Notes:
This is a predicted structure of a 539-nucleotide part of an RNA (small-subunit ribosomal RNA, 5' domain) from an uncultured prokaryote.
Context: one part of a larger RNA
Parts: sequence; structure tokens; C1' cells
RNA sequence: GAAUGAACGCUGGCGGCGUGCUUAACACAUGCAAGUCGUGCGCGAAAACGACUUCGGUGCUAGUAGAGCGGCGAACGGGUGAGUAACACGUGGAUAACCUACCUAAGAGCGGGGGACAACUUGGGGAAACUCGGGCUAAUACCGCAUACGAUCGCGCGAUCUUGGUUGCGUGAGGAAAGAUGGCUUUUCGGAGCUGUCACUCUUAGAGGGGUCCGCGUCUGAUUAGCUAGUUGGUUGGGGUAAUGGCCCACCAAGGCAACGAUCAGUAGUAGCCGGCCUGAGAGGGCGAUCGGCCACACUGGAACUGAGACACGGUCCAGACUCCUACGGGAGGCAGCAGUGGGGAAUAUUGGACAAUGGGCGAAAGCCUGAUCCAGCAACGCCGCGUGGAGGAUGAAGGCCUUCGGGUUGUAAACUCCUGUCAGAUGGGACGAAAGGGCUUCGGUUAAUACCCGGAGUCUAUGACGCUACCAUCAGAGGAAGCCCCGGCUAACUCCGUGCCAGCAGCCGCGGUAAUACGGAGGGGGCAAGCGUUAUUC
Repeated sequence: GAAUGAACGCUGGCGGCGUGCUUAACACAUGCAAGUCGUGCGCGAAAACGACUUCGGUGCUAGUAGAGCGGCGAACGGGUGAGUAACACGUGGAUAACCUACCUAAGAGCGGGGGACAACUUGGGGAAACUCGGGCUAAUACCGCAUACGAUCGCGCGAUCUUGGUUGCGUGAGGAAAGAUGGCUUUUCGGAGCUGUCACUCUUAGAGGGGUCCGCGUCUGAUUAGCUAGUUGGUUGGGGUAAUGGCCCACCAAGGCAACGAUCAGUAGUAGCCGGCCUGAGAGGGCGAUCGGCCACACUGGAACUGAGACACGGUCCAGACUCCUACGGGAGGCAGCAGUGGGGAAUAUUGGACAAUGGGCGAAAGCCUGAUCCAGCAACGCCGCGUGGAGGAUGAAGGCCUUCGGGUUGUAAACUCCUGUCAGAUGGGACGAAAGGGCUUCGGUUAAUACCCGGAGUCUAUGACGCUACCAUCAGAGGAAGCCCCGGCUAACUCCGUGCCAGCAGCCGCGGUAAUACGGAGGGGGCAAGCGUUAUUC
């Protein structure tokens, strides 16, 4: 000099864009943060209103609210950096050793049956959380049967290639499925046929996503020098996995790592990694906040279940610590989600608004949900921009300070005159962010069809949290808006008074003991400026 997620002192007008618990991965009151689908299924209220009434009710509300079965999602998004020195990360490869729901393209199919369980009802237990029996019932829930173009497995024959790849032929084994709905036609009013859309089953390919393996790179300590028996290897055999492998087991062999630093660093090292950020001419050094990629974790430790995907932050089970409820028998909980509270600390914000946009989940769609997100609030925490007025104005006023008492300086500074109108204030107007969506018309596709459905065009129309927005116009009036540090040298800027090695200053050298440009005050000056200094840290 530059820089910071900064803090402290003094001061403080406005706006834009960013940033904001670096400490206790400490404990958490309260609210919200993951739901959705009636175009999968069965059940199914109540209030109000008015109508009828035999005064018991009926109808409407309404097949609505609601819970339940079922599907998809909940493994994303959001948080944190405790652990981890490791194939965790970065980079480059391998997978002939692998998986992949939804999506896209393509091929083949969707036949015929069965038995349950919730909800509901009924009985019981419990303070509660909840739970145990009996009975009824539906499905795109569950289970057999049939069928099998592919796919899987076995056998045989090949081609090509080489770890278990691709592919052809024959043969055998065994393995699927589900319907819903729009339109038209028909009907015995149960349904059936044609057709469209969505869904379902099997398979191939793709896209995107992931698993595993390998080369190289990745902090400190040698006052840590030897470490290792599942250890090292096996053309062995088996288990397990989507998949290779001591990953696990049996057997066999005795290996493997290490001064090119193995092992250790428990009480007795540090740390998430990277893109990047800061500094520097560069080389390098330091850092890893915000934003983006990867990893790890979710009160602590362990485990599996479900599922395409988890060994799962707002799931389950077990153990532990802690907190809460209890009728003492037993139960409930997990903010390192968004706010917020206590605590710790030098120190870090609102228990805000909206789904309008973007994105996500579900849904055929309308739509619903979304503390993701978009906004607003607080903080000079940072960067950037603007203002606090402009021009004129000398008898150089008064006052202050200094003085050699002549004067000098503050100083065009003020007063005064003439203007301007940024920001803030008041009033009025007023966008972009909004096009998807819906209605109508029309064209094309589909189809038996001018229905339905899908796509395009035209036209009409709805939707804004921000928002009393930005921006514009008008009004008023210099009115409301300047401080902080320094002045001995380094280092830009000097005099007077007070003090008298005292009180004090200080980054270094050093000042102060009676004329202190170094202490304190004043006048003057210098620097920066809504900031200025100090402290801490990095280069």
C1' cells in the first nucleotide's frame, strides 16, 4: 500500500447492488417448511336456509366436508462442516464387472379367475399414546391360471471378439399385465361394440443420473523406524452384491508395506476438497464466507425395512444422555429447514408478504402444496453513485487568534444581492416484470365421424406479493443534511497559553526536570469524507 463475512470509538443525509453466528455440530417455547390425485376404490356427515310433516322425521345441504384403502412424491429442494489425510476431492482413464423410477424413440401384448384387509359396524383394555378380538366390503391393492415377439437360464452347433462383449440357428425350462375416462352407436339399462386420451405388462435403444476400479496430485511431526495373521497371494471351492474383489467363509501357500517416510500422533497434531477469493510485476504466499460442483452429517451410537433410488434431517427399530406428560402402569420429543428464544461471544437481522414470476411435487386438466424462490424489514457491514447549494460580493465588517503594536490571519469566508431546485417533503399520474391459462372462430392431425382429443393461427378475456414501486409532472423553499483523524522526524501540515521527568504521549526513533511545533487547551493548517480513526488478520 492492498484486502476483510470483521469488531470497537466518535460521527451520520439519500439511493442502487450485494453481504450479515467466523464463537456452543450448545439447549430449544411457538408457528410454518411435503404433499397431491375422486379421470384408481369403497364409505360418507353436520350446521345454516327454506319446503313438507302423522311432530317421529323427510328433502336440500351433498355424493360435498372428512377419514380410510391405493398410486406417485417424500432419496429432490433447504441446512451445517462435526467427522474425514481418505480414491474424500481434483484431473485423466476403465467398466468384456454394473444399476437406473419418471422422460424420449421403437417392437410385442393387455385373456380368464380367486381369496382377503382397512374404512364401517360391534365388543373389550388403557389416564393417555394407543391397542386387542368378532362381523361386512371395493379397487389400477393382493394371489393363482393361460399366453411369450423380445428378455432370463440350461444344452448343442457357429461367426466375430477376447475376463462375464456382440450376434445367428436349433431345442428345453420357467417368468407378465389393470383399468379409468371423453365422444358416437346399441341396449335386456347390468352392459356391449367402434374410436380417442391417460394408465398397465414384457423387451430393445437413448437421454439424464448413479455405483465400482485405476494412474497422477493433495498439510505437519523422525525427540514416531519398524508395521502387518484376513495380514499378502491363490487358474481352488462356496456365500453375498446391481456389480469386481478377503467383502465374508473353508482350504492351500508365506507373503505384503517401509528413509521415494510405512506405522503412530486415543488423555497426547491439524483440516471438509475444488472452481475460486485476497495479495503480488511475476514466481509464490495466505484463505476456502456469499455463488457453483463433489463429499460427509442430521441429539449420540448401532441396525435394517420400504423402494428405481436411503441404510433415509421434518421414516421405523434398539441402546444412551437430556427435556416434557402421567391416574406411576406407561408414554412423547429431536430447528446443523425459515423466523424466533435462552446461552456463549468483541460480534452477526423479522416469530414479515406472496406463490405474481422462475423452479419443483402431484394431477388428464382446472388447480393444490412449496420459509425453494421472489420480495419487503433491520444493520454505513462492503462496493458504487448523489447531495449538504451556485454566481457575485472589500470599507478586507464584527468577533476570535497572533503581534515587533505598524499590523497580520481567519477571509470571498460571513453579512448582503441575484439565481438554481438534485435528494429528502407534499399532491397527482403511472409502467416493464404477464405470458402460459380460459371462452369463441378457424385450419391441420386422429377417426366411420363435421363428436371427443391433440397441435397451430386469429380474436376476446382473467391473473402482480413487491406497490402509497420505478419513472413523470406540479408545489414549496437555501430551507432538513459534516464529520473524523493528524500537524517533532519517518509524513502533508505551526504558533500562543497551561503544565513542569508531574499530568501525560508513543507504530519506531523517542518527547516531558520553567519559553515543549512531541503532554492538555485554543487559534491556524494538512488529509480523507458519510465517513474517519483504532484493533485483529493476510499478502